[in-house]
Context: one part of a larger RNA
């Protein structure tokens, strides 16, 4: 000179793919761009430095010297980086056998309830509430008891259980389809991580356009509560919830924790496999093993609190963000969008 952070304090893009970029495994061997060493030229003067010298001293002036780290040329040198070449198999991938799973479309299909209508029976209630009314019944409700329609959602199995990059995904059955694991061998030969713009996917809410509509229920009407009650609570109910295409692109989108990759004490439960034990086969067992989920804790980290091989440890690579509070995630502006409205992204002022 350089140095800080992102679980909860200001901070990981919701999330995959993936272009440019950045970074990159072993061996030989070659180049010589970087890179390292020598030479030369060049780096103007003054200025700063150091050493003299000069005004009586400084200041100031003046002489010499370093200094000017740089760039150009040229001579070497090959150990890392880069670039060619030729090999490799440890990463990464393919083939192959199999295994688990609510992973995802699509089109069947099932029963339990809820309601609403038909029929019987049958009478005076039902409902709901802290208590009440609204409501609903003798134009026969509630109850029951048979029956049809019709639309959502799948009770028990279920489980800090599975599966997906995320949102997220549960009735059964078929048919399309995507990953993930194990296991054993073959095969390719660095084909890898990362990812600015970009695409793509994306709860709920809204939107558009057409169907549906039982239940539930924003506005909304009534009834209650209250000083009021535009709520709480009760009667109803419209959009919506559902479907089909298209849009919208946000969430406490959370693990509040970017993605990989390698290393760093155990203990314990669960899940898929393998393997090894029992005459076989189930049931089980193992201090073995690979991958996933959780507890609990060495050390280390942490302002604690916790975190702890599923890291918040110790490192490399590669992106994203953060930089007092309010104004504000808003004005403008630009860009999407049908709109809603999102993305981008301030400043005066003020404490």
């Nucleotide at each position: 000179c350089u140095g800080g952070g992102c679980g909860u304090a200001a901070a990981g893009c919701g999330u995959u793919c993936g272009u440019a970029g950045g970074c990159g495994g072993u061996u030989a061997u070659u180049u010589a761009a970087g890179c390292a060493a020598g030479a030369u030229g060049u780096g103007a003067a003054a200025g700063c430095c150091c050493a003299g010298g000069g005004c009586u001293c400084a200041a100031c002036c003046u002489u010499g010297g370093a200094a000017c780290u740089g760039c150009a040329u040229u001579u070497u040198g090959a150990a890392c980086u880069g670039g060619g070449u030729a090999a490799c198999u440890a990463g990464a991938g393919u083939a192959c056998u199999g295994u688990a799973g609510a992973g995802g479309g699509u089109g069947g299909u099932g029963g339990a309830a809820u309601u609403u209508c038909c029929a019987g029976u049958g009478u005076a209630g039902c409902g709901g509430u802290g208590a009440a009314a609204u409501g609903c019944g003798u134009a026969g409700a509630g109850a029951u008891u048979g029956g049809a329609a019709g639309g959502a959602a799948c009770a028990u199995c279920a489980g800090u259980g599975g599966c997906g990059a995320a949102g997220g995904c549960g009735g059964c059955c078929a048919c399309c389809u995507g990953g993930a694991c194990a296991g054993a061998u073959a095969c390719u030969g660095a084909c890898g991580c990362u990812g600015a713009g970009g695409a793509a996917c994306g709860a709920a809410a809204g939107c558009g356009u057409g169907g549906g509509u039982a239940g539930c229920g924003a506005a909304c009407g009534g009834g209650a509560u209250u000083a009021g009650a535009u709520a709480c609570c009760c009667c109803g109910g419209u959009a919506g919830u559902c479907c089909a295409c298209g849009c919208c692109g946000u969430a406490a989108a959370c693990g509040a924790u970017g993605u990989g990759c390698a290393c760093u004490a155990g203990g314990u439960c669960g899940a898929g496999g393998g393997c090894g034990u029992u005459c076989u086969g189930a049931c089980g067992c193992g201090a073995c093993u690979c991958u996933c989920g959780g507890c609990c804790g060495a050390a280390g980290c942490g302002a604690a609190a916790g975190u702890g091989u599923u890291u918040a440890g110790u490192g490399c690579a590669c992106c994203g963000c953060c930089u007092g509070g309010g104004g504000a995630g808003u004005a403008c502006g630009g860009u999407c969008g049908c709109a809603a409205g999102g993305c981008u992204a301030a400043a005066a002022c003020u404490c």
A computed fold for a 351-nucleotide part of an RNA from an uncultured bacterium, annotated as small-subunit ribosomal RNA, central domain.